[in-house]
Small-subunit ribosomal RNA, 5' domain from an uncultured bacterium, 523 nucleotides, folded computationally.
Context: one part of a larger RNA
RNA sequence: GGAUGAACGCUGGCGGCGUGCCUAACACAUGCAAGUCGAACGGAACUUCUUCGACAGAAUUCUUCGGAAGGAAGUUGAUUAAGUUUAGUGGCGGACGGGUGAGUAACGCGUGAGUAACCUGCCUUUGAGAGGGGAAUAACUUCCCGAAAGGGAUGCUAAUACCGCAUGACGCAUAUUUAUCGCAUGGUAGAUAUGCCAAAGAUUUAUCGCUCAAAGAUGGACCCGCGUUGGAUUAGCUAGUUGGUGAGGUAAUGGCCCACCAAGGCGACGAUCCAUAGCCGACCUGAGAGGGUGACCGGCCACAUUGGGACUGAGACACGGCCCAAACUCCUACGGGAGGCAGCAGUGGGGAAUAUUGCACAAUGGGCGAAAGCCUGAUGCAGCGACGCCGCGUGAGCGAAGAAGUAUUUCGGUAUGUAAAGCUCUAUCAGCAGGGAAGAUAAUUGACGGUACCUGACUAAGAAGCACCGGCUAAAUACGUGCCAGCAGCCGCCGGUAAUACGUAUGGUGCAAGCCGUAAUCC
Numbered sequence: 001g002g003a004u005g006a007a008c009g010c011u012g013g014c015g016g017c018g019u020g021c022c023u024a025a026c027a028c029a030u031g032c033a034a035g036u037c038g039a040a041c042g043g044a045a046c047u048u049c050u051u052c053g054a055c056a057g058a059a060u061u062c063u064u065c066g067g068a069a070g071g072a073a074g075u076u077g078a079u080u081a082a083g084u085u086u087a088g089u090g091g092c093g094g095a096c097g098g099g100u101g102a103g104u105a106a107c108g109c110g111u112g113a114g115u116a117a118c119c120u121g122c123c124u125u126u127g128a129g130a131g132g133g134g135a136a137u138a139a140c141u142u143c144c145c146g147a148a149a150g151g152g153a154u155g156c157u158a159a160u161a162c163c164g165c166a167u168g169a170c171g172c173a174u175a176u177u178u179a180u181c182g183c184a185u186g187g188u189a190g191a192u193a194u195g196c197c198a199a200a201g202a203u204u205u206a207u208c209g210c211u212c213a214a215a216g217a218u219g220g221a222c223c224c225g226c227g228u229u230g231g232a233u234u235a236g237c238u239a240g241u242u243g244g245u246g247a248g249g250u251a252a253u254g255g256c257c258c259a260c261c262a263a264g265g266c267g268a269c270g271a272u273c274c275a276u277a278g279c280c281g282a283c284c285u286g287a288g289a290g291g292g293u294g295a296c297c298g299g300c301c302a303c304a305u306u307g308g309g310a311c312u313g314a315g316a317c318a319c320g321g322c323c324c325a326a327a328c329u330c331c332u333a334c335g336g337g338a339g340g341c342a343g344c345a346g347u348g349g350g351g352a353a354u355a356u357u358g359c360a361c362a363a364u365g366g367g368c369g370a371a372a373g374c375c376u377g378a379u380g381c382a383g384c385g386a387c388g389c390c391g392c393g394u395g396a397g398c399g400a401a402g403a404a405g406u407a408u409u410u411c412g413g414u415a416u417g418u419a420a421a422g423c424u425c426u427a428u429c430a431g432c433a434g435g436g437a438a439g440a441u442a443a444u445u446g447a448c449g450g451u452a453c454c455u456g457a458c459u460a461a462g463a464a465g466c467a468c469c470g471g472c473u474a475a476a477u478a479c480g481u482g483c484c485a486g487c488a489g490c491c492g493c494c495g496g497u498a499a500u501a502c503g504u505a506u507g508g509u510g511c512a513a514g515c516c517g518u519a520a521u522c523c
Base pairs, nucleotide, nucleotide: 001522002521004519006518009515010514013392014391015390016389017388018387019385020384021350026348027347028346030345031344032343035092036091037090040089041088043086044085045084046083047082048081051078052077053076054075055074060069061068062067099303100302101301108228109227110226111225112224114222115221118220119219123216124215125214126213127212128211129210131165133163134162140155142153143152144151145150171196172195173194174193175192176191177190178189179188180187181186201208202207203206229275230274231273236266237265238264241263242262243261244260245259246258248256278300279299280298281297282293283292284291285290305326306325307324308323309322328339329338330337331336356382358381359380360379364378365376366375367374368373395425396424397423398422405416406415407414408413429462432456433455434454435453439448465511466510467509468508469507470491471490472489476506477505478504479503480502486494487492
C1' cells in the first nucleotide's frame, strides 16, 4: 500500500447495487415453510329442479247462513336431474426446492479415462396390445375400551386399489448350435427347442390415461490413473487381513457376506497412529512464481437432537415419514401419551459482533390437475444496519470599511480573511403540490407502489466531521504542566521552568459522510 461476512471510538445528509450468527451441529414458546387431483372410487352434507304422497288449509265461489266446494303459501317424506363442499379409499408429489459444515485426510473432492459389470418414474420416438372373471376392505352402521393419544369387535359397499385365468414376442430364463471378434471368465449377430410373464378405465366424444417391448434423452451407481494439510519427539501395521475355488446377496463388479484352501498384503516413494480440515470453480494479494482464504454466487459431498435399523418406492436407508434405544422437554385421570427450527421469521443463551414473529404469488421456477385453479418463508419485493462499493449534495458569482470577535504581538502590526456581513443568482438532494410507468400478455392478472420517473411552485434554507502538525511525513505558535501528569508505529538530544513531541487554545495539513486506531492476511 491492498484487502475483510469484520468489531471498537468519535461523527453522520440522500440514493443505487450488494451484503449481514465467523461464537453454542446450544436449547427452543408461537405462526407459517408440501401438497394436489371429484375428469380414478363409493359415501356424506348442503342448494336448486322434476314427479308422487302426508299434514295443513289462504284467496275465491255457492248457500236454506248450519255449512259446502276450492285448493295457494308453509311443514315433512320419497324420488329425478344438476351444482357446491369434502373426511376416507386410490394416483402423483412429499428423494426436488430450502438449511448447515458436525463428521470426513477419503475415490470425499478435482481432473482424465472406463463398465466384456449396471439401473433410470415423469419426457420424446417407434412397434404391438387391453378378452373374460373373482374375493375383499376403508369410509359408513351398531356396539365396546380409554383422561387423552388412540384402539378393538360386528355388519354393508366401490374403484385406475387387490388376485387368479386367457392371449403374447423383436422380451426373459434354460439347453443345443452357427458365424465372427476378442480383453481369462467371454462379447456381437443369428438359428432351433422348451418354459415363463401384462393391462384400467374416465369424461363435457375429443382427448387424457393403462400394459408389454425397443431406442433416445435426463438423472444416478460403480471401477481405475494422477493430484489433494501438518507431525518420525508416531516405524512397524494387518486374521476377512491378502489371494483362490464355490455358494449367497445386489441394478451391478467385488471379502460385500459365508464355507473351504493357501499365507499372504501394506510400509522411509512415509504404512499405521496423532492432530487439524468439508473439497472445488473461485476470492484476496503479488510484476510473476507463489502465499493466504474457501463468507456471498455456482458444482460435488456429508448431516438433520445422539446412536442403530429397515419399510415404501423409479429413486431414500428419507430435515418438516416409520420402528428401536438414549438424553432432554411437555401433557396426564399415573394406566399411558406427545415432541425435534443446521427451513422463514422470532426467543433465551453464548459472544467484540450479525436484521422483520413484514407483503405477494404480479414475475421466474417447482408440485398436482385435462383445465380453471390450488399450494409454494423457493423466489420476487419491502423493513433494519455507513457493513462494503459506487454516485450526489451540504451552494455559485461579486464583495476591503481588510468590520466585529478570537489568537498573537517587538503594541506598529500580523493571522483567521473574500472568509463573514451585504448585493445578484441557482435549485441537485431533502421537503410541498400535480401527473405517473415499463416490468405482462392473444386475453385476464402488479406484491413492489402512488415506487421509479416527469412537471410546477418555494426557500440558501434542512445537511461536516475525524485524525494529525519533532524526523520518517504534508502541516507551528501561545499558554498550562515541570522526568509529574502524560505521549510513543520506529527513532526516543519527548517531559527535570523558556516543551514546534504531554494538555488546551488559535492557526495549519490530510482525508471526507466518513475519519482514526485494533484484529487476522498478502506484498

Its mean pLDDT, the model's own confidence on a scale to 100, is 84.